The RNA shown here (c-di-GMP-I riboswitch aptamer) has 101 nucleotides and comes from an Anaerolineaceae bacterium. The model forms 100% of the base pairs in the Rfam consensus.
RNA sequence: UCUCUGAAAACGCAAAAUUAGCGAAAGCUAAUGACGCAAAGCUAAGGGGUCUAAAGCAGGCACAGGCAAGAGGCGCCUGCCAGGAUUGCCCAGCCACCUCG
Numbered sequence: 001u002c003u004c005u006g007a008a009a010a011c012g013c014a015a016a017a018u019u020a021g022c023g024a025a026a027g028c029u030a031a032u033g034a035c036g037c038a039a040a041g042c043u044a045a046g047g048g049g050u051c052u053a054a055a056g057c058a059g060g061c062a063c064a065g066g067c068a069a070g071a072g073g074c075g076c077c078u079g080c081c082a083g084g085a086u087u088g089c090c091c092a093g094c095c096a097c098c099u100c101g
Stems, first nucleotide, its partner, number of pairs: 004101001006098001012037002017032006035088001041094003046091003049086003056080006
């Protein structure tokens, strides 16, 4: 110096919960707070999984307009759908502190 390792110490991160803010939601940000973490550092525009479904699409119901029907519009319900969310779900890539051995 490199690779493995995580015994000790230093440094570091911060789950749940609460408060405030953002968001349709999942969730995120800040403060308090520590369940844990040796990559719980970065990449979600690298792959898979999971979560959410505002918009969009499809179907249904009701309403208004209209002579009537159809098309179209708005509202509600159901389903599908991710350039949304998660790296503290896993893999991959990049980078990094200390260290018994």